[in-house]
Molecule: Group I catalytic intron
RNA sequence: CAAGGGACUUAGACGCAAUUUGAGUGCACCAGCGGAAACGCUGGCUGUAGAACUGCUCAAAGUCGGGGAAACCUGUCAGAUGGCGAUCCCGAGCCAAGCCCUCUUAGGGGAAGGUGUAGAGACUAGACGGGCAGCACCUAAGGCGAAAGCUAGGGUGAAGGUAUAGUCCAGACCACAAACGCCGUGAGGCGGCG
Numbered sequence: 001c002a003a004g005g006g007a008c009u010u011a012g013a014c015g016c017a018a019u020u021u022g023a024g025u026g027c028a029c030c031a032g033c034g035g036a037a038a039c040g041c042u043g044g045c046u047g048u049a050g051a052a053c054u055g056c057u058c059a060a061a062g063u064c065g066g067g068g069a070a071a072c073c074u075g076u077c078a079g080a081u082g083g084c085g086a087u088c089c090c091g092a093g094c095c096a097a098g099c100c101c102u103c104u105u106a107g108g109g110g111a112a113g114g115u116g117u118a119g120a121g122a123c124u125a126g127a128c129g130g131g132c133a134g135c136a137c138c139u140a141a142g143g144c145g146a147a148a149g150c151u152a153g154g155g156u157g158a159a160g161g162u163a164u165a166g167u168c169c170a171g172a173c174c175a176c177a178a179a180c181g182c183c184g185u186g187a188g189g190c191g192g193c194g
Base pairs, nucleotide, nucleotide: 008024009023010022011021012020013019025049026048027047028046029044030043031042032041033040034039053134054133055132056131057130058129063092064091065090066089067088068087072083073082074080093115094114095113099110100109101108102107119169121168122167123166124165125164135157136156137155138154142151143150144149180191181190182189183188
C1' cells in the first nucleotide's frame, strides 16, 4: 500500500463457501405507574448498534432437593408425557471484605449480594461480581441569594461469570471425540477402555 473478515453480547443450525435461527442489552418511538425533576420500573410495534469511565479492596461459601425453557434434532405423517439445551428461577443450608443491631475479650443476629447454576469436576487469577472512593454528565424538591443563579446526600456511566481469562482432567471414584458393548423406532442415553 492492497486484499479478506469482523464490528453491542451469547448459544446454535450448516459446513468448502455461503446462507441463516433463538436468547439478552442499550438507543429511538408509544402507553401505564412512581418521582419536584433528572430518571426509574413494566409492557408494546418497528427500527437501530455511536457511546457505555478510573483506582484500591474481597476471593469465602461452593451442599441437598425442586419448577420452567427458545431455537434445533428425532418421531408421528392426525397424534410425544421424546432428545439436546442457550437460559429463567424456588425451598433449605452455607458465605469473604464492607455495612446495621446486640455484646464488648469472644461470640451471636440481620439487610443486600453470592453459592446452588462448568463438560462430572480440580486449581490459579480477577471481573462484567461484592465493598470503598474518584471522575464525567443530568436534574434542583429542599437550602442559600434582592435577583440572575449556586448547591447532591437525587440520578446516569448496558448486557455477557448456569465457568469470564487460564492451567488441568485416567497412575484419581470422576470430562470429551473415534471404536466397542448395552438401551431406544429414532434423536440420543448409559458403560468401561483410551